Overview:
The RNA shown here (transfer RNA) has 71 nucleotides and comes from [Candida] anglica. Rfam family: tRNA. It is annotated as a transfer RNA. The organism belongs to Kurtzmaniella, within Eukaryota. The prediction has a mean pLDDT of 80.
[in-house]
RNA sequence: GGGUAAAUCAUCUAAUGGUAAGAUACUUGACUUUUAAUCAACUAAUAUAGGUUCGAUUCCUAUUUUACUCA
Repeated sequence: GGGUAAAUCAUCUAAUGGUAAGAUACUUGACUUUUAAUCAACUAAUAUAGGUUCGAUUCCUAUUUUACUCA
């Protein structure tokens, strides 16, 4: 230098164009003499910027970062 793939809550993983789900963690409450465990509730996210579309996490383009590969 060329090519390929990926980027989603604090962490891990879903969602194949119809309006973001679950687990862990944090916080609060219940239970418990206390802690732990268990149960319930709450909060929290689509890498960035554009485009297509009635509608985009999903399709297209560019950029950034990471990984792999060829030379």